């Protein structure tokens, strides 16, 4: 150098073009003699980056970058 997959919370993933959410972790509270384990809320997001199509874009299209795989 071609073509291909992926990128989203600290992690590990969801999310038909129509409010971006689980779980785990982490704070706070209840239980509890303490811890732990169960419950309860709560923090955490420029959806890698630039742009375009759309009334609306994590999703659709283009470049770009990074990670990987297959070919040369």
């Nucleotide at each position: 150098g071609u073509g291909g997959u992926c990128g989203u919370a600290g992690c590990u993933c969801a999310a038909c073009g129509g409010c971006a959410g689980a779980g785990c972790u982490c704070u706070c509270g209840g239980u509890u003699g303490u811890g732990g384990u169960c419950c309860g809320a709560g923090c955490g997001g420029u959806u890698g980056u630039g742009g375009g199509u759309u009334c609306g874009a994590a999703u659709c299209c283009c470049a770009u970058c990074g990670a990987c795989c297959a070919c040369c």
The prediction has a mean pLDDT of 81. A computed fold for a 72-nucleotide RNA from a Patescibacteria group bacterium, annotated as transfer RNA. It was read from a public genome assembly. The organism belongs to Bacteria candidate phyla, within Bacteria. Rfam family: tRNA. About the family: Transfer RNA (tRNA) molecules are approximately 80 nucleotides in length. The family's RNA type in Rfam is transfer RNA.